[in-house]
Molecule: c-di-GMP-I riboswitch aptamer
Organism: Chloroflexota bacterium
RNA sequence: GCACCGAACAGGCAAACUCGCCGCAAGGCGGGGACGCAACGCCACGGAUCCACGACGCUUCGCGGACAGCCGGGCUACCGAA
Numbered sequence: 001g002c003a004c005c006g007a008a009c010a011g012g013c014a015a016a017c018u019c020g021c022c023g024c025a026a027g028g029c030g031g032g033g034a035c036g037c038a039a040c041g042c043c044a045c046g047g048a049u050c051c052a053c054g055a056c057g058c059u060u061c062g063c064g065g066a067c068a069g070c071c072g073g074g075c076u077a078c079c080g081a082a
Stems, first nucleotide, its partner, number of pairs: 005080002012037002017032006035069001041075003045072003049066003053062003
C1' cells in the first nucleotide's frame, strides 16, 4: 500500500412525523426532527415493490415514471485495534 474486518477515535448520513414547494400519482426538493445506518455515499444494469396510461389475451401483458433506507450488481471513500 491492497484485501478482509469493525474495537476505539474524529466525524458523517437521516426513517417516521411535520411545515413549505413541485408532481395526475408513485414520489421528489428545502426546513425542523432522529428510527436507524460501516457505505443508509453515487449509479436505474437485473429482480422486487409502487404510480400513471393502454390492452378483454386483464391471476397477465405493453409503455412511461418512481424507488439506492427492498435485494443483487457496478464505482468511489474517512478512521485503524484484534